The RNA shown here (Guanidine-I riboswitch aptamer) has 98 nucleotides and comes from Sporosarcina ureae DSM 2281.
């Protein structure tokens, strides 16, 4: 240096804090504040979580454009960002180990 996809996309999770609702508490008079060491709901969420749709790709088959089988392996900080605010989010299949 080329070529090759360790693909994207959503759904639910493990996680996550606290703008929002609820809960509670304290004013107040129909509404304000203050709590996430409040179980929750709305909201964020995995490359190494889960189960799937498309797309690849490789090998048959079909016969007019689809179908049908494969499709491996992943140890893992700190520091920093963002958002209301954190977090297995993002740096990051990083730095490291092996």
């Nucleotide at each position: 240096c080329u070529a090759a996809a360790u693909g994207c996309u959503a759904u639910c999770u493990a996680g996550g804090g606290u703008u929002c609702c609820g809960c509670a508490g304290c004013a107040a008079a129909u509404u304000g504040u203050u709590g996430g060491a409040c179980u929750g709901g709305u909201c964020c969420u995995a490359g190494a979580g889960a189960a799937a749709a498309c797309u690849c790709a490789u090998a048959g088959a079909u016969c007019u454009u689809u179908c049908u089988a494969u499709g491996u392996c992943a140890c893992g900080g700190a520091a920093g960002g963002a958002u209301a605010a954190g977090a297995g989010c993002c740096u990051g299949g990083a730095a490291u180990a092996u």

The organism belongs to Sporosarcina ureae, within Bacteria. Its Rfam family is "Guanidine-I riboswitch aptamer". From the family's description: This family represents a conserved RNA structure found upstream of the ykkC and yxkD genes in Bacillus subtilis and related genes in other bacteria. The function of this family is unclear although it has been suggested that it may function to switch on efflux pumps and detoxification systems in response to harmful environmental molecules.